[in-house]
The RNA shown here (transfer RNA) has 74 nucleotides and comes from a Defluviitaleaceae bacterium.
RNA sequence: GUAUUUGUAGCUCAGCCGGAUAGAGCAACCGCCUCCUAAGCGGUAGGUCGUGGGUUCAAAUCCCGCCAAGUACA
Numbered sequence: 001g002u003a004u005u006u007g008u009a010g011c012u013c014a015g016c017c018g019g020a021u022a023g024a025g026c027a028a029c030c031g032c033c034u035c036c037u038a039a040g041c042g043g044u045a046g047g048u049c050g051u052g053g054g055u056u057c058a059a060a061u062c063c064c065g066c067c068a069a070g071u072a073c074a
Stems, first nucleotide, its partner, number of pairs: 001073007010026004019057001028044005050066005
């Protein structure tokens, strides 16, 4: 350089043949339980869905550019 895959919560990921409030586990915080801690149980917060445009009544999802990472070839 060319092709291809990936980018969603602090971490690991789901959702991605368009649709109603964007989710799970772990972690964090608060509470219950306990003599205390751990474990267990309940709750809370945390997201411009990499970024900028486009299509559409409607985009995490489709299209294009850019950025970053992986893989293959050169």
The coordinates come from a structure-prediction model, not an experiment, and the mean pLDDT is 80.